Small-subunit ribosomal RNA from an uncultured prokaryote, 1483 nucleotides, folded computationally. The coordinates come from a structure-prediction model, not an experiment, and the mean pLDDT is 83. Rfam family: Bacterial small subunit ribosomal RNA. The RNAcentral record of the sequence draws on ENA.
RNA sequence: AGAGUUUGAUCAUGGCUCAGGAUGAACGCUAGCGGCAGGCCUAACACAUGCAAGUCGAGGGGUAGAAUGUCUUCGGAUGUUUGAGACCGGCGCACGGGUGCGUAACGCGUAUGCAACCUACCUUUUACUGGAGAAUAGCCCGGAGAAAUUCGGAUUAAUGCUCCAUAUGCUCGUACGACCUCAUGGUCGAGCGAGGAAAGCUCCGACGGUAAAGGAUAGGUAUGCGUCCCAUUAGUUUGUUGGUGAGGUAACGGCUCACCAAGACUACGAUGGGUAGGGGGCCUGAGAGGGUGACCCCCCACACUGGUACUGAGACACGGACCAGACUCCUACGGGAGGCAGCAGUGAGGAAUAUUGCGCAAUGGAGGAAACUCUGACGCAGCCAUGCCGCGUGAAGGACGACGGCCCUAUGGGUUGUAAACUGCUUUUAUACAGGAAGAAACCUUUCCACGUGUGGGGAGCUGACGGUACUGUACGAAUAAGCACCGGCUAACUCCGUGCCAGCAGCCGCGGUAAUACGGAGGGUGCAAGCGUUAUCCGGAUUCAUUGGGUUUAAAGGGUGCGCAGGCGGGAAAUUAAGUCAGUGGUGAAAUCUUCCAGCUCAACUGGGAAACUGCCAUUGAUACUGAUGUUCUUGAGUUUGGUUGAAGUAAGCGGAAUGAGGCAUGUAGCGGUGAAAUGCAUAGAUAUGCCUCAGAACACCGAUCGCGAAGGCAGCUUACUAAGCCAAUACUGACGCUGAGGCACGAAAGCGUGGGGAGCAAACAGGAUUAGAUACCCUGGUAGUCCACGCCGUAAACGAUGAUUACUCGCUGUUGGCGAUACACUGUCAGUGACUAAGCGAAAGUUAUAAGUAAUCCACCUGGGGAGUACGGUCGCAAGGCUGAAACUCAAAGGAAUUGACGGGGGCCCGCACAAGCGGUGGAGCAUGUGGUUUAAUUCGAUGAUACGCGAGGAACCUUACCAGGGCUUGAAUGUAUUUUGACCGAUCUGGAAACAGGUCUUCUCUUCGGGCAACUUACAAGGUGCUGCAUGGUUGUCGUCAGCUCGUGCCGUGAGGUGUUGGGUUAAGUCCCAUAACGAGCGCAACCCCUAUUUCUAGUUGCCAGCGGAUAAUGUCGGGGACUCUAGAGAAACUGCCCGCGCAAGCGGUGAGGAAGGUGGGGAUGACGUCAAGUCAGCACGGCCCUUACGUCCAGGGCUACACACGUGUUACAAUGGCCGAUACAGAGGGCAGCUACCUGGUGACAGGAUGCAAAUCUCAAAAGUCGGUCUCAGUUCGGAUCGAAGUCUGCAACUCGACUUCGUGAAGUCGGAUUCGCUAGUAAUCGCACAUCAGCAAUGACGCGGUGAAUACGUUCCCGGGCCUUGUACACACCGCCCGUCAAGCCAUGGAAGCUGGGAGUGCCUGAAGUCGGUCACCGUAAGGAGCCGCCUAGGGUAAAACUAGUAACUGGGGCUAAGUCAUAACAAGGUAGCCGUA
Repeated sequence: AGAGUUUGAUCAUGGCUCAGGAUGAACGCUAGCGGCAGGCCUAACACAUGCAAGUCGAGGGGUAGAAUGUCUUCGGAUGUUUGAGACCGGCGCACGGGUGCGUAACGCGUAUGCAACCUACCUUUUACUGGAGAAUAGCCCGGAGAAAUUCGGAUUAAUGCUCCAUAUGCUCGUACGACCUCAUGGUCGAGCGAGGAAAGCUCCGACGGUAAAGGAUAGGUAUGCGUCCCAUUAGUUUGUUGGUGAGGUAACGGCUCACCAAGACUACGAUGGGUAGGGGGCCUGAGAGGGUGACCCCCCACACUGGUACUGAGACACGGACCAGACUCCUACGGGAGGCAGCAGUGAGGAAUAUUGCGCAAUGGAGGAAACUCUGACGCAGCCAUGCCGCGUGAAGGACGACGGCCCUAUGGGUUGUAAACUGCUUUUAUACAGGAAGAAACCUUUCCACGUGUGGGGAGCUGACGGUACUGUACGAAUAAGCACCGGCUAACUCCGUGCCAGCAGCCGCGGUAAUACGGAGGGUGCAAGCGUUAUCCGGAUUCAUUGGGUUUAAAGGGUGCGCAGGCGGGAAAUUAAGUCAGUGGUGAAAUCUUCCAGCUCAACUGGGAAACUGCCAUUGAUACUGAUGUUCUUGAGUUUGGUUGAAGUAAGCGGAAUGAGGCAUGUAGCGGUGAAAUGCAUAGAUAUGCCUCAGAACACCGAUCGCGAAGGCAGCUUACUAAGCCAAUACUGACGCUGAGGCACGAAAGCGUGGGGAGCAAACAGGAUUAGAUACCCUGGUAGUCCACGCCGUAAACGAUGAUUACUCGCUGUUGGCGAUACACUGUCAGUGACUAAGCGAAAGUUAUAAGUAAUCCACCUGGGGAGUACGGUCGCAAGGCUGAAACUCAAAGGAAUUGACGGGGGCCCGCACAAGCGGUGGAGCAUGUGGUUUAAUUCGAUGAUACGCGAGGAACCUUACCAGGGCUUGAAUGUAUUUUGACCGAUCUGGAAACAGGUCUUCUCUUCGGGCAACUUACAAGGUGCUGCAUGGUUGUCGUCAGCUCGUGCCGUGAGGUGUUGGGUUAAGUCCCAUAACGAGCGCAACCCCUAUUUCUAGUUGCCAGCGGAUAAUGUCGGGGACUCUAGAGAAACUGCCCGCGCAAGCGGUGAGGAAGGUGGGGAUGACGUCAAGUCAGCACGGCCCUUACGUCCAGGGCUACACACGUGUUACAAUGGCCGAUACAGAGGGCAGCUACCUGGUGACAGGAUGCAAAUCUCAAAAGUCGGUCUCAGUUCGGAUCGAAGUCUGCAACUCGACUUCGUGAAGUCGGAUUCGCUAGUAAUCGCACAUCAGCAAUGACGCGGUGAAUACGUUCCCGGGCCUUGUACACACCGCCCGUCAAGCCAUGGAAGCUGGGAGUGCCUGAAGUCGGUCACCGUAAGGAGCCGCCUAGGGUAAAACUAGUAACUGGGGCUAAGUCAUAACAAGGUAGCCGUA
């Protein structure tokens, strides 16, 4: 110091979360030791038991008992010494200890005052200490009672009580002087008068007592300042505020009372409500702050709850009293007792907090002269890892890097790991034994010294709970001692197995649906360590309430606008003052704590000493710049005056024309109107249209504008009246009179409300017609409130510039309105407005920029994550509608802004493509073939499924194939390899069973050899096998967008960044093809070209091809000799490049019936497929990870199935005929194939074919053409079209054609007469049409696929539309990207919450009644010499009762909305022009 999380990515806003520190903690796992601290945060709940405050005999009377002496009638009596307990008396008990209920207060903190006070014990000083008296407890006797306790009698003392005397510097009265102060006043001095004291004891030293003054200590009281939350608490108060007088108090005071006055407090927050002891401090933080108030210290309050006083120096008293109340206990039922918030302890509550310990040895306290006694204060010990600190659990060497574990690419390697074993070493700690402290010095006793009978000092002696503890030594032996959490990112640390959106994890993001570093286990690792994690809480990070140190155009946030009280802020000059401010000094700021230095425990924690600090408050002295205050002055801010000028500024009245509608009359006839198209509607009773007249209400065309005016809302025909404002120019005057503005007041569009008018048009509601699946809408026809006027309410709008008001300053450029500079059109300037662009600056960016969102100042308003919600409750305003003010529970981890790249749009522009159009031929209708779906089945194996599956994998299912089904067999297995064992066979032939596989049997044989072996079979073992799953684990490969023109990079530049630029723009192209321009310059993958075929030609070569010329031979044929001319074959070249010409153009390029050329603008065709997309297809071509099966999911066999068949679809084929069918004759290809083959030719058969025979492993032989051409026939028919189907007979292949082959012949002769909506292909050697060949293959379901050639068209105006694509641009709430996103009702579950008839509590206040104890007052015939007391009366009051109302909490039938919840219903409101632009207010 930051990090994670909104997005495809980015920046900013903004919340949530984490890393740190802390704790009086608790919980989980674990645990060796010590030191120092801490330890009921909850029930101020209730308490058994013990202890926590006594002491003094040197104040008093005096006793039991004990010891001892004497006497004794043995009962006892008495003397001396000592003397418990109780009693009177003194002092103490008001300290110490506990707790935090109450208290928002002079309670606390700080500072100051008391001229308004008190203070026992202590200390200093002065004076005094004389005399007298009456009682009472105790003791003794008697009585009541269960007890607690109490009554009566007799007698007695005091430092107890009373009286008298004396008395100052005390108190009071009177009057005088001096001095002083902050008002009342105070101090001092002297005079007179009045009043008030005392206690003894004694060892004679002293200790006490009284009065007065002072000191010290402790308190009381008053005041300034500070001290929590709520305004959804705004008014409170009657002893209240003040005065006079009196009472009371230690003392001031309405503290109390009488009278008088009517005040007092409050927006600077009274009153009320809630919560809470305050401070020093503690935790955190850089600080400022925030949180907190355990332990220790100070103050306060309290002591079962409430009230009251007594005593006393001090209390309204924790371990005192009285009364009332609640509770508990005892009881003989008549009465009594009690108060742990002291220390232990118990119960209860709770997540949770200790021993009914030891000791007064130390420190402190009470009493005492002292010894001493008391002291749960305190000192110690016990329990608890509750915290902090320290120590240990060993250390050196040791590699075959052991065993084991785990992992892997597994004959091996890695890791655990120098870790272990093993060798030498050490001994803290633990254990055993031995020694053994400091804390102790006083008091006291004794002794010595100094002086002065006493005090002071020195020496010696006495005293230890802790404790035989700390510590030290010796012995022993690595011996006695490690866990917890975590390992996806944040955040240090990774693999295997299991699980399979299950179980589970999770602080946030998020993991888990078969390869999980995120779950569980293991191995390994990381962190901390006697602890480690979790939970809770606080601060921090959070500048996320912002004083330091934030914001408000669009993210949350400027009030709708103005006026204006309070408040805040405020121009120039000189002067006075010194409140703020600054400086010095003084006082205080307790100690502890913190910081620092030093020191003591072996270190540290801890503790001691010194210093600093305590940022504060008060006083005083000084300074006077700034602010304030006071008075003086100035003119520039502000205002006034004079003169102009401007405008849809406001209010009222009057007037006007156009349009619309209505009425009347007239002309006129069949429609009008309306829409995308229609209909409702109007119209022959005469509409619409047209003309004239009349009426009504509302709004004011043109001018008119990016204009003007107004504070805003808003304002528009013309005229008048009244009113307000701005601006300009000029002069004079006032002299800071100013700015802002919480509350307050006024204004405030539309809609709406009330009363009364008015009502033409428009038009919520409503009605009808359409549209639609529906249409409570959009469209149409009507139509009422309303819109208009007057008066009164409402008070809200996306009331917006989403931008508060005022003032000052800050580059430029260009319009425009009003005025001035001269009356000007040229010109320039100036003031006030209103616009556009732009620099710097600012801003997250978009943008803004003198009309700031810049730079500054003042004041106001507002914001603090989204939802819940502008909702609920309360209050207030309103006639109502509703407005204003305005939460919480709960829930989410986002919501939101700007910009970027894509994608998309029923957005736009440009362009292309057989995309449309123009054409030709098809599909969809029929039959058949084939594939698919579905259905069926034992099985109909599997895959492919929009385009991009469906004559697809399959380029060929009768068996095989074959993966499927039923059945029969096998289990190292059907194949192969290695090793091993055995054998010499195996093979072959044959028989039986069987469907075969297989099983069993018989015969034959026993081989070859270089003797090493080879070969074959068997046995065993190791390696098998799987068309089982996952194409969403993969490789490879393929389809598609698309042969579309795109996709990127380097450097530079721009931008905070994502990213942009380049690649856009202007042209051009088939093309990101090229040219030009250009913050880009280049480059890569694509395009093109290079490659192949084809079209022309040259050269070379000439067999199997060719044959012009020459020759031979034949009936005839390149048949032969020969030839290379030609065709052809197949090698190498040439040729085409917009090269030339004309036109256009800057160029690229385009155009031309141009020339030339075989070919002309890519000549035609092929191969070639960028970055990527579809988790596209394929685990069944192959390969491969993982999972699964192993007498089976492997394998063998025969049979069946893949060929099923109500149906639906795709792709084809044959047709429907005359451009044709049939018959006969006849011509011309290319590319291929061929030996288990193609076969000439001959013979037979109608034919498929068969039987012969020959050539050819091929430019040699062969398969081998059809349409066409010529001739004939048919004549428009279900036909001489069409051929399905079926029957019969055959041929061929094959082990075998039944399921289930092809072909042939004869016979049969179905549908079909050109095909609805729709849809497909094709732009030239193309479509159409005609055959041929080939792979697979025994044969073939081939009409398929892949090739080949023959014949050979039509049309394209053009780009509006459909589809697809490219580029640019625009909008977006989409990014899984429109097959997107997303809203609301209803239905279901869960959660919190509002209302609510009522029900139940709580605290506080008020009225009335009653009223204990007690103080005070009065009275007083009783007691007392008296002081005084009992009694009685009165006031006040705790408590109790009662009444009505308010506040608050809980609960509640029923009810309202809200939130959340993978796959419910209905529609589709929003996001694109979202398909009716959206949104705001209102009904």